[in-house]
Source information:
The part of an RNA shown here (large-subunit ribosomal RNA, domain II) has 711 nucleotides and comes from a Patescibacteria group bacterium. The organism belongs to Bacteria candidate phyla, within Bacteria. The prediction has a mean pLDDT of 82.

Context: one part of a larger RNA
RNA sequence: GUCAGCGAGUUAACGCAUAAGCGCUUGUCUAAGCAACUCUGUUGCGGAGGCGAAGGGAAACCGAGUCUGAAUAGGGCGAAUUAUGGCGUUGUGCGUUAGACCCGAAACCAGGUGAGCUUACCAUGAGCAGGGUGAACUUUGUCGAGAGACAGGGGGAGGCCCGAACCCGUUAGCGGCGAAAUGCUAUGGGAUGACUUGUGGUAAGGGGUUAUAUGCCAAUCGAACCUGGAGAUAGCUGGUUCUCCCCGAGAUAUAUUUAGGUAUAGCCCAUGAGUGUUCCUUCCGGGGGUAGAGCUACUGGAUAGAACCUGCGCGAGAAAUCGUGUUGGUUUUAACCAAACUCCGAAUACCGGAAGUUAAAGCCAUGGAGUCAGUCUUGCUCGGAUAAUCGAGUAUGGACGAGAGGGAAACAACCCAGACUCACAGCUAAGGUUCCUAAAUCAAUGCUCAGUUGUAAAGGUCGUUUGAACUCCAACACAGCAGGGAGGUUGGCUCAGAAGCAGCCAUCCUUUAAAGAGUGCGUAACAGCUCACCUGAAUAUGCCCUUCGGGGCUGGAGUUCAUGCGCCGAAAAUGAACGGAGAUAAGCAUUGUACCGAAGCUUGAGGUUGUACUUCGACUUGAUCGAAGUGCAGCGGUAGGGGAGCGUUGUAGUUGCAGUGAAGCUCAAGGCGGAAGCCAGGGUGGAGCGGCUACAAGUGAGAAUGCUGAC
Numbered sequence: 001g002u003c004a005g006c007g008a009g010u011u012a013a014c015g016c017a018u019a020a021g022c023g024c025u026u027g028u029c030u031a032a033g034c035a036a037c038u039c040u041g042u043u044g045c046g047g048a049g050g051c052g053a054a055g056g057g058a059a060a061c062c063g064a065g066u067c068u069g070a071a072u073a074g075g076g077c078g079a080a081u082u083a084u085g086g087c088g089u090u091g092u093g094c095g096u097u098a099g100a101c102c103c104g105a106a107a108c109c110a111g112g113u114g115a116g117c118u119u120a121c122c123a124u125g126a127g128c129a130g131g132g133u134g135a136a137c138u139u140u141g142u143c144g145a146g147a148g149a150c151a152g153g154g155g156g157a158g159g160c161c162c163g164a165a166c167c168c169g170u171u172a173g174c175g176g177c178g179a180a181a182u183g184c185u186a187u188g189g190g191a192u193g194a195c196u197u198g199u200g201g202u203a204a205g206g207g208g209u210u211a212u213a214u215g216c217c218a219a220u221c222g223a224a225c226c227u228g229g230a231g232a233u234a235g236c237u238g239g240u241u242c243u244c245c246c247c248g249a250g251a252u253a254u255a256u257u258u259a260g261g262u263a264u265a266g267c268c269c270a271u272g273a274g275u276g277u278u279c280c281u282u283c284c285g286g287g288g289g290u291a292g293a294g295c296u297a298c299u300g301g302a303u304a305g306a307a308c309c310u311g312c313g314c315g316a317g318a319a320a321u322c323g324u325g326u327u328g329g330u331u332u333u334a335a336c337c338a339a340a341c342u343c344c345g346a347a348u349a350c351c352g353g354a355a356g357u358u359a360a361a362g363c364c365a366u367g368g369a370g371u372c373a374g375u376c377u378u379g380c381u382c383g384g385a386u387a388a389u390c391g392a393g394u395a396u397g398g399a400c401g402a403g404a405g406g407g408a409a410a411c412a413a414c415c416c417a418g419a420c421u422c423a424c425a426g427c428u429a430a431g432g433u434u435c436c437u438a439a440a441u442c443a444a445u446g447c448u449c450a451g452u453u454g455u456a457a458a459g460g461u462c463g464u465u466u467g468a469a470c471u472c473c474a475a476c477a478c479a480g481c482a483g484g485g486a487g488g489u490u491g492g493c494u495c496a497g498a499a500g501c502a503g504c505c506a507u508c509c510u511u512u513a514a515a516g517a518g519u520g521c522g523u524a525a526c527a528g529c530u531c532a533c534c535u536g537a538a539u540a541u542g543c544c545c546u547u548c549g550g551g552g553c554u555g556g557a558g559u560u561c562a563u564g565c566g567c568c569g570a571a572a573a574u575g576a577a578c579g580g581a582g583a584u585a586a587g588c589a590u591u592g593u594a595c596c597g598a599a600g601c602u603u604g605a606g607g608u609u610g611u612a613c614u615u616c617g618a619c620u621u622g623a624u625c626g627a628a629g630u631g632c633a634g635c636g637g638u639a640g641g642g643g644a645g646c647g648u649u650g651u652a653g654u655u656g657c658a659g660u661g662a663a664g665c666u667c668a669a670g671g672c673g674g675a676a677g678c679c680a681g682g683g684u685g686g687a688g689c690g691g692c693u694a695c696a697a698g699u700g701a702g703a704a705u706g707c708u709g710a711c
Stems, first nucleotide, its partner, number of pairs: 001711006011098009021089005027051003033045005055062002065077004101239002104236001108229006119203009128193001130162003133158001137154007166190003171186004205221001207217003214223001242645006252265005266371002268368005274363002280356007292344001293342002299338003303334007311326006374400004378395006405416003420606004425602003431596003434581003440593001442592006453583001459568003463565002466562008481536004486510003491505003516531001520529002542553004607635012619622001646700001648697010664684004670679003
């Protein structure tokens, strides 16, 4: 891991509700107990007591009334009928108390068992190759008056040195379902000592022992182990077993030692032999202070100008004062701003009333829940960076949650659309129609050349489309080409110099077709080149009118603005910015007609639920039950509520099968049913087992790191 078996809402008491259940209703039921019998029990007796039959009041008390009260007033709570009630009982749902659906702690407490491991201690024993060093002390010699000194010998101290046994376990490697639940190999530390070790003994868990490491106390130690309290408790995690039908949530408010729990409300379900309202549309009547707007209408903010006042600075003046700059304030002009401004002020929404419509709901009461982590999106806001698949709020929004189907390549939340079943029928939605790939290589007019389409900004663009305004043109435009571009004058100042061209000031006149006291380059300064400006050659379509002078349209040149589609801006890590092939349309814009396209709609057939009607049947003959048919409407669904069934084991009654083969096992291609399932058949097996009615449960497994067994 697989397979098989086992494996989770039970039982009791009490309480509430329910069933057109059951019994009685002359109200009802017995409890303990007693008796009998066929003795785990049944039957009878037993009315003690409970509930009910009357309420009101705190009570005394009164009583169909009573309480309050001075009240014969008013008011509160009651009565004024009844089987749609009362009592009891059974089933079912739920609650409470019990282990209370099952498994699961870490822990706590009690009584015991442990020092054959290990820690410390006690008693009594044992062990330590060999080598080195050479303390005290002593002795001999020499010297010395002596004390003593020096030298040699003896001696053999030491938590001394080296190093086996022995003890330890430093470093590295190996080992890691090991040879080993701590080892092996090499290396290393101690090795006469605070050494090592045998045997016997002592100390026990709220404790012992400890050269303290929270170490050790039997592979267990921040409190051992065993048994018990014990099914501790677990607002936590996991699991919780057959089928079909109907309805169908919530992730909010308030409170909470509360925040992943719970209570009440909200939202869901069921029942009612309760009520008679609700939704929607229209009309009528209301209050508002939002959006917007406005502000010499308030409160504040804030920009520019002007006037005035005040303070300060500067200048002039003898001073008054004047001029000028500026802080603050007031007034005024103009244009403004505000969630906590308002002289104003909607649309919606909300409340009340009336009418209408069709479908369904609304409200009330009782019983049963689940939900209290929500998510994205749209509108409006707040926080953040007008960031986030970010955080928070709001909306009687939407979807997902609990929603399948089609589209968006893929994609809970976006777009379309809400799946009872079946169909080799039809029409559409969103979105599409070259091929992948169902359907237009459809039609019309433009645009784009960038593969733009098929990522992005400020900004840039003499790419191109369309439009507008203005200017010039045969008195010859624009660009290009040729020529001129002068004189006073080197303007004045400055300066070493300053001559158009460092800088400052001025910027005139003349000759001219035209030419700046100079546009740029250049020189030390000049020179030189060039520009403005002028002239010339060459160059510019056609038409209409004409009084031939010309005029108009078209055309040519240029400036500016707007506009459609493009271009640049554009750098990241495997190759990735149409889904791909590919496309110049199969791109973009504006039109048109077809077609494709979903579980949508239609058509045909069928099922089922609710409701209305019709017909038939039954009996306990009524607010009854059942069957069939027809019409209308419905039938996505998690938590959850309600309903109807299938199957397993046993019991009672009844009815059957079985050695001419029961159950069980197995094969399987048959039949039936809406499902759980049921029936038939073959093989095996060899003795019991079904149907129906009712009852009772150890009643259904795929999940619990489930338990046991097998492989």